[in-house]
RNA sequence: GGGCGCUUGGCGCAGUUGGUAGCGCAUCUCGCUUACAACGAGACGGUCGUCGGUUCGAGUCCGGCAGCGCCCAC
Repeated sequence: GGGCGCUUGGCGCAGUUGGUAGCGCAUCUCGCUUACAACGAGACGGUCGUCGGUUCGAGUCCGGCAGCGCCCAC
């Protein structure tokens, strides 16, 4: 330098044919307990790496850049 894949809450991941984002864990509150854990109920938390484009509408499509991984070349 070239090719491919990935980037979504604190962590691990999902998100179909574009229609204003969900699950588990964690955290917090309540219940239960002498207490803790486990269990049950509820709550909080992301604008989807970044910039731009297409569209009535983009996590999803297109382009640039960045980061990570694998392969190839020098």
Molecule: transfer RNA
Organism: Acidimicrobiales bacterium